[in-house]
Annotation:
Predicted 3D model of a 75-nucleotide RNA (transfer RNA) from a Chloroflexota bacterium. It matches the Rfam family "tRNA". About the family: Transfer RNA (tRNA) molecules are approximately 80 nucleotides in length. It is annotated as a transfer RNA. The RNAcentral record of the sequence draws on ENA. NCBI's taxonomy places the organism under Bacteria, Bacillati, Chloroflexota.
RNA sequence: GGGCGAGUAGCUCAGUGGGAGAGCGCGCGGCUCACAUCCGCGAGGUCGGGGGUUCGAAACCCUCCUCGCCCACCU
Repeated sequence: GGGCGAGUAGCUCAGUGGGAGAGCGCGCGGCUCACAUCCGCGAGGUCGGGGGUUCGAAACCCUCCUCGCCCACCU
């Protein structure tokens, strides 16, 4: 320098054009003598940044950033 993949809640991830979600974690309540388990409820998000397409973008296009893998070149 080139190619591919990934970036969404604190963590691991789903979501391929019209409701932003799950599990774990966290908080509160129930249960218990108490704790754990279990049950219920809740908080938590500029969907990596910017621009474009569209009536409408987490998703499609362009560009940039970060991380990983592969290839090439130089020493």